[in-house]
Order: sequence, then C1' cells, then structure tokens
RNA sequence: CCGUGCUAAGCGGGGAGGUAGCGGUGCCCUGUACUCGCAAUCCGCUGUAGCGAGGCCGAACCCCCAUCCGAGGUGGGCGAUUGUAUGGUCUGCCUCAAGGGAUUGGCGUUGAUGCUUAGGUCCUGCGCAAUAGAAACCCACGAACCCUGUCAGGUCCGGAAGGAAGCAGCAGUAAGUGGUCAUUUCUGUGUGCCGUAGGGAAGCCUAGGCUGAGCCAUGAACUUGAGUAACGCAUAUAAUCGUUUCAUCGACGGUGGGUGCACGG
Repeated sequence: CCGUGCUAAGCGGGGAGGUAGCGGUGCCCUGUACUCGCAAUCCGCUGUAGCGAGGCCGAACCCCCAUCCGAGGUGGGCGAUUGUAUGGUCUGCCUCAAGGGAUUGGCGUUGAUGCUUAGGUCCUGCGCAAUAGAAACCCACGAACCCUGUCAGGUCCGGAAGGAAGCAGCAGUAAGUGGUCAUUUCUGUGUGCCGUAGGGAAGCCUAGGCUGAGCCAUGAACUUGAGUAACGCAUAUAAUCGUUUCAUCGACGGUGGGUGCACGG
C1' cells in the first nucleotide's frame, strides 16, 4: 500500500414550549438519514440522561474535533400601521360668553351727539259736544157702566112754578196704543284736532335755544374664561409589519485536522 473479516461510532439535526434537569411523543424549521411497542390529565431517565426488543452499515463521501457560512426560531429595544381604554387640571380643532375693535355700509356743517325751554302724547277733577237707549213734550186714536162738560128722549120730586139725578149722542180727556223733522230730561261710553284747573319719574313727537363732529349697524385678528373625549395630541395596552438594532440558540453546507483491531499478500 492492497484484500478479507470484526469492533467503537453511526443509522438525522435544530428551535420554542413543557420539565428541578435531560430526552421522547405533539407543534415549527431544515432535510431524506432503520423497524416494532410506550407516551401530554404524559412516557422514560438522572449531567452516563429516552426505556425495551430486533436489524443495517462500518475506519471513512458516511465517525469525531475545530473553524467559516448561515436557512430558521426566540427574547429585548426602535419605528410604522391598526384596534381598545383613559385624559377637557397638558393641548390643538370646535361651541358659548366677555373684552377688543380691524373691515364694510348708512346718516350727518342743509348740523351728529349731548344739554335745555315750551307744548302735545300720559293721569285726575269739573264742564261741553257726539253717540246709544229710555222718558217727557207734540199729534192722532182711545171709556156701555165704576171720568168731565153738555145732556134729546125718558125717569123722579112738586098743586104749579120750578128743581134733581142722569142713559144714549156729541165734545174733551185718564189708563193705554201708535207716530214724530225738531225740543227737554236721565243713564252709559276704548266717542272728541273741545274747554278749564291741577299733576307729571322715564320714553316718544313737534317748535325753539346752546355747543360743534360724530352717531348707528356689521363685527375680523387677538386676549381671557367656561365647556366638549368626534378628530388631532398625550399615556397605557394588544395585534401585524420592518433589507431596523442588540442578544441568544442554530440545521444543511464548505475548509482543515484526527481516529481502531485481527489475518493474509
């Protein structure tokens, strides 16, 4: 160095979770690297860390060590998006109130504003007129008898003269009815260019006097106060995302190195 036969090792690995810890079943990533039984209300073990049984391969492409790369996972921070909760004693938007007084328009030296005099409007008393109603007055009608006057006829008294009562009729009236241009009286009133006397705080109107430039409306910027949790903002929390950052575990793969026994040639 070659051949043959054995042995050790190996026959997947990793992450999270679970566990006092280790491994497995289960979930996830990678990847193809035996079989059967046990196993999440767990199964088995004790830094030697699955247990039990069987099989394959076998000294190197396959085993061991170191190193590089790095799929993927986990935790923390940062940022973004979305949701939820809280906050009006931080804070914008918004609403209200107050201050403020820009802007615009109107009126005004043919006199703004202010002051003042007189009167009216206003109130009370009295009066007048008007108006509504009623009554009176006036006219007409109007009483069989219980109205008046005159009283035919007739009746009564009387010797007579004469007298008395008195129906009808006529005339005039009462009660009452009707009418009425006008006149008078009484009562009433959201009547009145009325009269008279008194009152009158303010407002309005009218007519004067004094002064001499503002007055009215609109109401911005801004300031202050009160309120409002829809939005912005702040805080907390949850989820998702990130060619973000830190830490940790880390498969596959690359590189280098290392590692038996026996026999024969």
Molecule: Bacterial large signal recognition particle RNA
Organism: Oceanobacillus caeni